[in-house]
Context: one part of a larger RNA
């Protein structure tokens, strides 16, 4: 390289648009560039391979074959790929009619909760632990009533529920905007898969500029516990956590399962739409599309996986190749930086 793989053993890229490029549905007629017959040239001899022959044999030699898998010219053949031109509706993708949804963006509104202010009542403790202490409070605390600030997150409904490409999304209502699904079957007529570069988006924590900042809270302080405690417990508490705009691009980004399409017993939940039958608040039966259990063949080292396959195939991309050293050095590249991204080898077992 090949081969054999990639839920847990080494390996699926964090997810999506898509380029090139790799493959692609049915039929029909052309053309003949792969493909396939034939024919000529030509593929040097020698050597090897096969079959006679000559040295007694052998080695070694001579001879004929056949092979030189190949190119080049020509004649043809059209099943298959491929080209080109005409169809076709199964694939894909329009329109139409419908209902689901924490998809998105912004804007508004709202109740409970903490936590501060303020006034009232009310007095001496709260508070906190395994026990305490550090904290608060006689300059009225907690505790309880009215009333105002502000700020973050929406109990219950909540559901191995629903939506999204994934990250992820949950109070309510408006506007505005993206997908899927169910039926219809008017329309296009292969318009498709996948996707090397490339772009976009991507939790949390981080970074910049300005804004909030009520609770939590790294860093910090202090108390305590311990032999010590730079911890775990407790009192305090700043950055962050929010909003705007920009940057970074990580993650156990996970179903540790890459995206398509077919196919290939069954059972039982649930959710979103359609049909249909009956004794019609409901029961059955039946189609699509999702989500989940269990289980047959079949895969599988097992464990499990099993129409959502890890099961039989097809096509495309990414990746692995014994452990450390190492995601480390150097170098590029990107980034304000923090770092990301590509990514060795000596050595070593």
């Nucleotide at each position: 390289c090949u081969g054999g793989g990639u839920g847990u053993a080494a390996a699926g890229g964090g997810a999506g648009c898509g380029u090139a490029g790799a493959c692609g549905g049915u039929u029909c007629a052309g053309c003949a560039a792969g493909u396939c017959c034939g024919a000529u040239g030509u593929g040097a001899a020698a050597g090897g391979c096969g079959g006679a022959g000559g040295c007694u044999c052998a080695a070694c030699u001579u001879c004929c074959g056949a092979a030189u898998u190949g190119c080049a010219u020509u004649g043809g053949a059209a099943a298959c790929u491929g080209u080109c031109g005409g169809g076709c509706u199964g694939g894909a993708g329009u329109g139409c009619c419908g209902g689901a949804g924490a998809g998105g963006u912004a804007a508004g509104c709202g109740g409970a909760a903490u936590u501060c202010c303020u006034a009232g009542u009310g007095u001496a403790g709260c508070g906190g632990u395994g026990a305490a202490a550090u904290g608060c409070g006689u300059a009225g605390a907690u505790a309880u009533u009215a009333g105002g600030a502000g700020g973050a997150a929406c109990a219950c409904c909540a559901g191995u529920g629903g939506c999204g490409a994934a990250g992820g999304c949950g109070g309510c209502u408006u506007a505005c905007u993206g997908g899927a699904c169910g039926g219809u079957a008017a329309c296009u007529g292969a318009c498709g898969u996948u996707g090397a570069g490339g772009c976009u988006c991507g939790a949390a924590a981080g970074c910049g500029u300005g804004g909030g900042g009520a609770g939590c809270a790294a860093a910090c302080a202090g108390g305590a516990u311990u032999a010590g405690a730079u911890a775990c417990c407790c009192u305090g508490g700043u950055a962050g956590u929010c909003c705007a705009c920009g940057c970074g691009g990580u993650a156990a980004a996970c179903g540790a399962u890459g995206a398509a399409u077919a196919c290939c017993a069954g059972g039982u939940g649930u959710c979103g739409g359609g049909g249909g039958a009956c004794a019609c608040a409901g029961u059955c039966c039946u189609c699509c599309g999702g989500u989940g259990c269990c289980g047959u063949c079949g895969c599988a080292a097992a464990c499990g996986c099993a129409g959502u396959a890890a099961g039989u195939a097809u096509u495309c991309c990414a990746c692995c190749u014994g452990g450390g050293g190492a995601g480390u050095a150097c170098g590029u590249u990107c980034g304000c930086a923090a770092g990301a991204a590509u990514g060795a080898a000596a050595c070593u077992c």
Small-subunit ribosomal RNA, central domain from an uncultured bacterium, 349 nucleotides, folded computationally. Rfam family: Bacterial small subunit ribosomal RNA. The prediction has a mean pLDDT of 88.